[in-house]
Two RNAs folded together computationally: RNase P RNA and transfer RNA, 423 nucleotides in total. Rfam match: Bacterial RNase P class A. By type it is a ribozyme. Model confidence (mean pLDDT): 75 of 100.
């Protein structure tokens, strides 16, 4: 110095002419003058609120969704920290350990059922080669072959006809007990016991959590109709209706309910945007965040605004446009800077 | 603006729930025979990243995320 890779930040600014649109002020009106006018994703709508509504929400079943642990938040399937397990280099062992980096939807298969195509003797109470004993068609045995994604603790010994966690010694894995150490996942010791592969992004089990339904939620106001019409069900009891998937249970009541067939209107106001809101310093936390103070106010349309042109900055091109509002996550993207890693190459 | 569903050969669809062997039908395409010649009929025979990337699993069309397209449905 150059390249790929990961990560963080930024997403062109200023000035002038025209024009579009909230909003205030001035005008009788035409219009004028002032302000304010997209984004890091406005996008996917994926997860959560916050707000509204529901003849009100109460149980019970189903049903969904999450799943190491501690915190952070309004909430979270999002962060932040650690824990453990897994992989890759680098070093070392019989195994194991030990450094540095990454990933990880990580509750339980020792709660129970299922399932493991082909090969293979066997896919979880195994015996094909084989190895021993033996007269023997009985017998013991799983050490080595082979098969497979996986083969019944791993290596070294004793041992024994041949073996074999049968025994020992080191190591690992799982369960109870103790002791220590951490808020906890969990880790160190120590004793006793055990040997049984995978698979819950199979059924499940535990635990925790969800009542539906989205701003086309819903309130008001103005205006017009059709308080008509045809059918069915109800006569004071529980047959109909409603009600969130079902049930109880709760709610309707004759100016009633539920179907049909039709008539009117499609104006306008609120939600709407002052917010779990931005900047700045300070002080807590390893950190996500939090606490104090100060200063700011920063689109709000309803056929629906934010756009042209010329100048300059070497160029302004990529992604893409608000519709209830807010916090993630995901995705999409020219370039620009800043950090890490790795490889090259040049100097010292 | 908010939700549901699907996407598998040139067209139309099965297979998905319940994971392994080979992903199949029709309908069209191609060669061949049959006819003077064409429809038709008979044989044969290509055509397929199972939308995309990723993840679980020994093993994915299917099971789990994602992302693209597409249809419908709500005053």
């Nucleotide at each position: 110095a150059c390249a790929a890779c990961a990560g963080u930040u930024c997403g062109u600014u200023c000035u002038g002419u025209c024009g579009c649109u909230g909003c205030g002020c001035c005008g009788g009106a035409a219009g004028g003058c002032g302000u304010g006018g997209a984004g890091g994703a406005a996008a996917g709508u994926c997860g959560g609120g916050a707000c509204a509504a529901c003849a009100c929400a109460g149980g019970g079943c189903g049903c969904c969704a999450u799943g190491c642990u501690u915190c952070c938040u309004a909430a979270c399937g999002g962060g932040a920290a650690g824990g453990c397990u897994c992989c890759c280099g680098g070093u070392u062992u019989c195994a194991g350990g030990c450094c540095g980096g990454g990933a990880g939807a990580c509750a339980g298969c020792c709660a129970g059922u299922g399932c493991c195509a082909c090969a293979g003797a066997a896919a979880a109470c195994a015996a094909c080669u084989a190895c021993c004993c033996g007269a023997a068609u009985g017998g013991g045995u799983a050490a080595a072959g082979g098969u497979g994604a996986a083969a019944a603790c791993g290596c070294g010994g004793u041992g024994u006809a041949a073996g074999a966690g049968a025994c020992c010694a080191c190591g690992g894995u799982c369960c109870g007990g103790c002791c220590g150490g951490g808020u906890g996942a969990c880790c160190g010791g120590c004793c006793g016991g055990a040997a049984g592969g995978g698979u819950a992004a199979a059924c499940c089990u535990c635990a925790u959590g969800g009542g539906u339904u989205g701003a086309a939620a819903g309130a008001c106001c103005a205006a017009g109709u059709a308080a008509a019409c045809c059918g069915g069900c109800a006569g004071u009891u529980a047959a109909g209706g409603g009600u969130u998937g079902c049930c109880c249970g709760c709610c309707c009541a004759a100016u009633g309910c539920c179907g049909g067939a039709g008539g009117g209107u499609g104006g306008g106001u609120c939600g709407c945007u002052a917010a779990a809101g931005c900047c700045c310093g300070g002080c807590g936390g390893u950190g996500a965040c939090g606490c104090c103070g100060g200063g700011c106010u920063c689109a709000g349309a309803u056929a629906a605004a934010u756009g042209a042109c010329a100048g300059a900055u070497u160029a302004a091109a990529a992604c893409a446009g608000a519709a209830u509002c807010c916090c993630g996550c995901u995705u999409a993207c020219g370039g620009a800077a800043c950090u890490g890693u790795u490889g090259u190459u040049u100097u010292u | 603006g908010g939700g549901a569903u699907g996407u598998u050969a040139g067209c139309u669809c099965a297979g998905u729930u319940g994971g392994u062997u080979u992903a199949g039908a029709g309908c069209g395409c191609u060669u061949g025979c049959u006819u003077g010649a064409c429809a038709g009929g008979c044989a044969a025979g290509a055509g397929g990243u199972c939308a995309u990337c990723a993840g679980u699993u020994c093993g994915a069309a299917u099971c789990u995320g994602u992302u693209a397209c597409a249809u419908c449905c709500c005053a």